[in-house]
């Protein structure tokens, strides 16, 4: 420095957070299928399922130059010759090539060597050789059997068929005997000697040599064979390291099993086979035994490293309908050859035959699924042939599948601020969209016509040339050049030329992951869906449209594979609490191993060489227009084997050390085991003494114990279990565990010494032994405790927590059992990494006279903490840190520690330990809420004190609920119920019945039409009204224009029509608004730093203090926002302006009597002091003093002051919550709805009444009632109203009617006070209810007003359970006033002033609220969660009398073919017989699977089922292990044991001051 190469993660547990963990998606792939769609061409590729069956046709022949003959043709007189076809005999080849993967877990494959233990037909190469006899049997001829397949029997004959003799150095064998080589039984070679072993013709050609004769034999001469030898090439057998899947729930297999010796048998070693002899082999480095599977080269993924495959192509095995065998041949135990057996088709004349597409085609069948019964030997290559040629479904091609990879196409330019149709729209517009249309151009490909290959540089026949052999110008081979002949695919590739955009676009998907959003339907329905979720009336998640996104002839689904998955981790993971450390220690195997030397070189390194087959893959380059796809080189192919080096490190040997182990001496601590003795205290029984009603228990009782004397007390004696005090996060052990004393007996440990041995070590699968507590057997023993059992209680119940008895059991021996929260939830061992404080032994040193102090070291045991380390909590020298060695252990949850099968128990049950089916999580640690039958601190009329209600009664109103034609609707715990209603008789009104309208009652806009029209008045019909219809009279308006008497067009009017109006219809869970409630409660937030991976802390906790997150102080905070608080208003106190309609100290009038200093009357003047009014200001801040306190915030008290310590009242409500109320106040999306859910209108209804609950009058009486009489407010209201006053009326009320649009005038007080009456009665309390009789208001009081007078005169005598409201101008009482309103059902509801108390110890306990801290399994937030039994429905599975199939292998009976032995007759290559052996089949009784099964047995899963409440807070008896009883059920209790238990209080400790 340049080049190459090269690794993404997201969604889902949670209110969030972090971890831990699963479960899915995005990629790539596929021999695929499936569903829509589908122009064109190259190159590939195509029965994964039935190694299930299979019509029909092909696939293996050929050679006449090996023989005989046959038959047809041709010459020719003929003999004969030639040719052409055939069977057969003979060769050669059918062992190749083609299919296919069923078995094989094996030397089957793969790789690397070995064979000194082998074989090889054709085919090269060397050398030699082929003499001579001999004989059959096909074809053929005769005769027989059979339906047919086919065969018998005689007879003839040839050969390259078959025998024999000769020859053979070299072969082969046996013997000797040298050399030379080997790791080796031994191999090569030489010598000698003996045995034994060969042949085959055919064919073309010539006449040099012989002969006969002209051509021929012998010969010669070429060519194809023939035999023997030896050597190659290429093939091929046989052995060996190494590598090569899952189950250990397969743990022990094995008789030819293992070895020998001999033998047999192969081309050849071998127990391959046999025989006989030993007794052996083999296996935790997994034998046997079960599934599963052809192996490789490659292929897919992948960063790799592994996972996963092993289809096409290439290499090996294997294998041909199942099973056996064997014979031929070089070669087979033989797909298209035999024999036999078993199955199966088929043929048949019933007697017997025939057949094996896993060759190519093609048919059934299986199954989601896969092609033509084609074409050609032109090429390649293969068989035989001398050749020519035959044959070759190997092959070349062609067809048919979009199956796959790969190219092209379906057109290009241009065209509108932008057609039309569709789609949305907020109605303005958007979008589709330059996208068409239309111009203009172009011609790929498909159509149509013309030409037309490459593959043939072959190979065949004819010629010429030149070399070779030879005697030869025959002949034959080799080279060379002419000619001609030969191509399936094909008239195809190509190429040219017509002619028109003309013929050619679809899947898929738009909640998030994921790129891509509207609208309409639809209403947890129908559907979607890979996760995680949509869909219950506004769905970008279903359907349809539109639009966008993605891909493209293809596009999705499905299925399987890698990958993502560091989710099996070698490259790469864990185990305190997430799955995970064995309960404890011993010790086998096995893994690991200290310090120096010195040797081998085993691993390990380098270097060379061989191999690592082509193909694939990679780089370059070339060929097809490209590309896929093919060629050509290089590279790689990570691997094995030799040789040759290196010697640190490992391993092996040898030497040799003392720092790891370990011994020795010396010395110490201890509940360390085991075993006998001993002791006191309690406790109980059991005499005995004193004593008497009662004891005992519990929240609180009963049971139960006692007058037959209990408890209680004393004394004696007897029992059996524990062993206070010392006792300690104090000892000791490996754990379990262990605690009064003493003695024996015995394990183990520390410290100091540095004498001893030399690495003797660490760890440890399996084995072994040990091993609380319940619990077994036997056998004692039992005081107290105490499962079960029994009683008493509580409770709905109460198989429980309480109590009161109590049985195994606990003790003790002897012997099992073998589990626990057997925990530090933390395996053993070693080594290194900062400190401080405790406490147990022990040692050494220093002070100190003793006590005692103090340092330092070594084991042990605690606390904090540094650095790391951890998801975090936390751990930190006793590590969870930082390494090293070994071991055990995990791989979502449920199913389950469960079910089978082993095992081990005497049982209980223990160890081992799973699948199907099921979830989308299941968890761990923290956070921040919220919540606790947890804690602390505070605080409200929150309780407590108080006072008066309420709950009862009648009545008024509301409401539910019931009833109705209708009783309109909303509002429903607090926070609905005199609530929307601040006025339902009609109207209201929205509801009910009927009766009318239809552009409407109201708004705008359009078109048409209208002059006696609009409008106003009248009258008639129908009618309840609304309305519907006639008649009549008056009768215009504005604006424009024009020959204005008038006329003509516009508007407004009305009529018709249009679009629209309308709707108290429906969604407050689409929404604004506004309101209610936690709450006037003190809280809720930001910014910036801090801290924590975060989520979040922190500011804001804390210590004071406050009504108050007020305020001080402190403090990793610093500062601000919204809230509190203050400014505002109004009351109370001054002061200042003002002065009518307000006021009068002054004058005056006037009226009054009782004649006065007298009342009255603001009436007149004057005035504005004084009240009052409204305007503005003073004033109160804990300012002043003492005292608490911290010198602070701040409290106690006091002074002053009208007023204190936020002065009283309001008015003023933070982030929020409650899908809290309201679409019937109003607005408004979206839905419905249009002669009606609009709208008018009469009449009824909201006023109904067995009920039930609210809010509230009035009352039960004397603090009272009733009649007479007499003061005193305040804030309000008054003109279609307020009405003084004055007549009438008992009265409501009426006739009049002054004055007041109001500080003027009117509405206008009562309780109170004085007088009387009344006497405790259901009454002179109380007034309901009736009944009569009225006023008044309105179009009308019946349905349904209000008041008045008379008459009636009801419950009620103070309210159960339970509840409300008040802390001072309050409660309580008493009256006024106003809003609505024609009236009024007004006791409501807002105001207003009169009169005017009582009591708070205090915060334990209700109920809300605030702050902190704690647990949590809660987050819809405790009205949370959440277990079990039961009952229903579904599903998968255990077990189960059996019953059915499958396999494997053993025994035994039978036993084909064929092979071995023997053997018998013939002798002929022949027939026969025995035995051994042997497929198949039969029979047996075990294994091993699997289907199935009455009935069971538990499990999962299911929107609203049943009992209860077991757990999560102290879950209301802390919970949870183990065990054992027991119980509907969760579960109770018993015994031991954990803390993964709140809470208080002690105690140690540590840390700070």
């Nucleotide at each position: 420095u340049u080049g190459a190469u090269g690794g993404a993660g997201g969604g889902u547990u949670u209110g969030a957070u972090c971890c831990u963990g699963g479960c899915u998606c995005a990629g790539g792939g596929c021999u695929a299928a499936c569903g829509c769609u589908g122009g064109c061409g190259g190159c590939g590729u195509g029965u994964c399922u039935u190694a299930g069956c299979c019509a029909u046709g092909c696939a293996a022949g050929u050679c006449g130059u090996g023989c005989g003959g046959a038959g047809g043709g041709g010459g020719g007189a003929a003999a004969c010759c030639c040719c052409c076809u055939c069977a057969g005999c003979g060769g050669c080849g059918g062992a190749c090539g083609g299919c296919g993967g069923a078995g094989u877990a094996a030397c089957a494959c793969g790789u690397g060597g070995c064979u000194a233990a082998c074989c090889u037909g054709c085919c090269c190469c060397u050398g030699g050789g082929a003499g001579g006899c001999g004989g059959a049997c096909a074809a053929c001829c005769c005769a027989g059997g059979g339906a047919a397949a086919c065969u018998u029997g005689g007879g003839c004959u040839a050969a390259u068929c078959c025998g024999c003799c000769a020859u053979a150095u070299u072969g082969u064998c046996u013997c000797a005997g040298g050399a030379g080589g080997g790791u080796a039984u031994c191999c090569u070679u030489c010598u000698g000697a003996g045995a034994u072993g060969a042949a085959a013709g055919g064919g073309g050609g010539c006449c040099u040599c012989u002969g006969u004769u002209u051509a021929c034999a012998a010969g010669c001469u070429c060519c194809c064979g023939c035999c023997c030898a030896g050597g190659g090439a290429g093939g091929g057998g046989g052995c060996c390291g190494c590598g090569u899947c899952c189950c250990a729930u397969c743990a022990g297999g094995u008789a030819g099993u293992u070895g020998g010796u001999g033998g047999g048998g192969u081309a050849a070693u071998g127990g391959c086979c046999c025989a006989c002899c030993a007794a052996g082999c083999c296996u935790a480095u997994g034998a046997c035994g079960g599934g599963u599977a052809g192996c490789c080269g490659g292929c897919g993924u992948g960063a790799g490293a592994g996972c996963g495959u092993g289809g096409c192509c290439g290499g090996c095995c294997c294998g041909a309908g199942g099973g056996g065998c064997a014979c031929u041949g070089a070669g087979a135990c033989a797909c298209g050859g035999g024999c036999c057996c078993c199955a199966c088709u088929c043929c048949u004349a019933c007697g017997g035959g025939a057949g094996g597409c896993a060759g190519c085609a093609g048919g059934c069948u299986a199954g989601a699924a896969a092609a033509u019964u084609g074409g050609g030997c032109a090429a390649u290559g293969g068989g035989g042939g001398a050749a020519a040629c035959c044959c070759u479904g190997a092959c070349c091609c062609a067809g048919c599948g979009a199956c796959g990879c790969c190219g092209c196409g379906u057109g290009g330019g241009g065209g509108a601020a932008g057609a039309a149709g569709c789609c949305c729209u907020u109605c303005g517009g958007g979008g589709u969209g330059u996208a068409a249309a239309c111009c203009c151009c172009u011609g790929u490909c498909a159509g149509g016509g013309a030409g037309g290959a490459c593959g043939a540089u072959g190979u065949c026949c004819u010629g010429g040339g030149a070399g070779g052999c030879g005697a030869a110008u025959a002949g034959c081979c080799u080279c060379u050049u002419g000619g001609g002949a030969u191509g399936a695919c094909g008239g195809u590739a190509c190429u040219c030329c017509c002619a028109g955009a003309g013929g050619a676009a679809g899947c898929c998907c738009u909640g998030g992951c994921u790129a891509a959003c509207c609208u309409c339907g639809u209403g947890c329905c129908a559907g979607c869906a890979g996760c995680c979720g949509c869909g219950g009336u506004a769905a970008u998640a279903c359907g349809g449209g539109g639009a966008g996104g993605g891909c493209a002839a293809g596009c999705g689904u499905u299925g399987c594979c890698c990958g993502g998955a560091a989710u099996c981790a070698c490259u790469g993971g864990g185990c305190u609490u997430a799955a995970a450390g064995g309960g404890g220690a011993u010790g086998u195997a096995g893994g690991c191993g200290g310090u120096c030397g010195g040797g081998u070189g085993u691993g390990u390194c380098g270097g060379a060489u061989g191999u690592g087959u082509a193909a694939u893959c990679c780089a370059u380059c070339c060929g097809c227009u490209u590309a896929a796809c093919g060629g050509a080189u290089g590279g790689g192919c990570u691997g094995c084997g030799u040789c040759c080096g290196a010697a640190a490190c490992u391993a092996c040997c040898c030497g040799a050390c003392u720092a790891g182990a370990g011994g020795g001496c010396a010395c110490c601590a201890g509940a360390g085991g085991g075993g006998a003795g001993c002791g006191g205290a309690a406790c109980u029984c059991a005499c005995g003494g004193u004593g008497u009603a009662g004891c005992g228990g519990u929240g609180a009782a009963a049971u139960g114990c006692g007058u037959g004397g209990a408890u209680a007390u004393c004394g004696u004696g007897g029992g059996g279990a524990a062993c206070g005090c010392c006792a300690g996060u104090g000892g000791g052990g490996a754990a379990g565990c262990c605690g009064g004393c003493u003695c024996c007996c015995u394990g183990g440990g520390g410290u100091g010494u540095c004498c001893c041995u030399g690495a003797c070590g660490c760890u440890g699968a399996g084995g072994u032994c040990c091993g609380a507590a319940a619990g077994c057997u036997g056998g004692g023993g039992g005081a107290g405790c105490g499962a079960a059992g029994g009683g008493g209680a509580u409770u709905a119940g109460a198989u429980a927590c309480c109590c009161c008895c109590g049985u195994a059991g606990u003790c003790c021996c002897a012997g099992c059992c073998g589990u626990a929260a057997a925990c530090g939830a933390u395996g053993c061992g070693g080594g290194c990494u900062a400190g401080c404080c405790g406490u147990g032994g022990g040692u050494u040193c220093c002070c100190g006279u003793u006590a005692g102090g103090g340092a330092a070291u070594c084991c042990g045991u605690g606390g904090c903490g540094c650095a790391g380390g951890g998801a975090a909590a936390c751990c930190g020298g006793u590590a969870a840190g930082c390494c090293c060695g070994c071991c055990g252990c995990c791989u979502g949850g449920g199913g389950a520690g469960u079910a089978c099968g082993c095992u081990c128990g005497c049982a209980a049950g223990g160890g081992u330990g799973a699948a199907a089916c099921u979830c989308a999580a299941a968890g761990g640690a923290a956070u921040u809420g919220a919540c606790g039958g947890g804690g602390g601190g505070g605080c409200g009329c929150a309780c407590a004190a108080g006072c008066g209600g309420u709950g009862g009664a009648g009545c008024g109103c509301g409401u539910g609920g019931u009833u109705c034609a209708a009783u309109u609707c909303g509002u429903u715990g607090c926070u609905a119920a005199c609530c929307g209603a601040a006025g339902a008789a009609c109207c209201u009104u929205a509801c009910c019945c009927g009766g009318g309208c239809u552009u409407g009652a109201c708004a705008u806009g359009c078109c048409g039409g209208u002059a006696g029209u609009a409008u106003c008045c009248c009258u008639c019909u129908c009618g309840a009204a609304a309305g519907a219809g006639a008649g009549g009279g008056a009768g215009a308006u504005c604006c424009c224009c024009c020959u204005c008497u008038g006329g003509g067009g516009g508007a407004a009017g009305c009529c018709g029509g249009c679009a629209c109006a309308g709707g108290u219809g429906c969604u407050g869970c689409a929404c604004g608004g506004c309101u209610g409630u936690c709450g006037u409660c003190a809280g809720c937030u930001c910014g910036u730093g801090c801290c924590g991976u975060g989520a979040g802390g922190u500011g804001u906790u804390g210590g004071g203090u406050u009504a108050a997150g007020u305020c001080c102080c402190g403090c990793a905070a610093c500062g601000a926002g919204c809230g509190c608080a203050a400014c505002c208003c109004u009351c109370g106190c001054c002061c200042u302006u003002a002065g009518u309609u307000g006021c009068u100290a002054c004058a005056g009038c006037g009226g009054g009597c009782a004649u006065g200093u007298c009342c009255c009357g603001g009436c007149u003047g004057g005035g504005c002091a004084c009240u009052c009014u409204a305007a503005g200001g003073g004033g109160a801040c804990u300012g002043c003093c003492c005292c608490c306190g911290a010198u602070g915030a701040g409290g106690g008290g006091g002074a002053g002051g009208a007023a204190g310590g936020u002065g009283g009242g309001g008015a003023u409500g933070a982030c929020g919550u409650c899908a809290a109320g309201u679409c019937c106040g109003u607005g408004u999306g979206g839905c419905c709805u249009u002669u009606a859910u609009g709208u008018c209108c009469g009449g009824g209804g909201c006023u109904a009444c067995a009920c039930a609950c609210g809010c509230g009058c009035u009352a039960c009486a004397a603090u009272g009632g009733g009649c007479a009489g007499g003061a005193c407010a305040g804030a309000g209201g008054g003109a279609a109203g307020c009405g003084a006053c004055c007549c009438c009326g008992c009265a409501a009320g009426g006739g009049g009617g002054a004055g007041c649009a109001a500080a003027u005038c009117c509405c206008a007080a009562a309780a109170c006070c004085u007088g009387c009456c009344c006497c405790c009665a259901g009454u002179u309390c109380g007034g309901a209810u009736c009944g009569g009789g009225g006023u008044c208001u309105g179009c009308a009081a019946c349905u349904c007003g209000a008041c008045c007078c008379c008459g009636u005169g009801a419950a009620g005598c103070c309210g159960g359970a339970a509840u409300c409201g008040c802390u001072a101008g309050u409660a309580a009482u008493c009256g006024c006033c106003g809003g609505u309103c024609a009236g009024c059902a007004a006791u409501a509801c807002g105001g207003c002033g009169g009169u005017g108390a009582a009591u708070a110890c205090g915060u334990u306990c209700c109920c809300g609220c605030c702050c902190c801290u704690u647990g949590u399994a809660c987050a819809c937030a405790c009205c949370g969660c959440c277990c079990g039994u039961c009952a229903c429905g579904c599903c998968a599975u255990g077990g189960a009398a059996g019953u059915c199939c499958c396999g494997a292998a053993u025994g035994c009976c039978u036993g084909a073919a064929g092979g071995c032995u023997c053997u018998a007759c013939u002798u002929a290559u022949g027939u026969g017989g025995a035995g051994c052996u042997g497929a198949a089949g039969g029979c047996a009784g075990g294994c091993g699977g699997g289907a199935u099964g009455a009935c069971u047995g538990g499990g999962g899963c299911g929107a609203a089922g049943u009992c209860g409440u077991a757990a999560c807070a102290a879950g209301g008896u802390a919970g949870c292990c183990g065990u054992a009883c027991g119980g509907g059920a969760a579960c109770g209790u018993g015994c031991g044991g954990c803390u993964g238990g709140a809470u208080c209080a002690c105690c140690u400790c540590c840390u700070u001051u």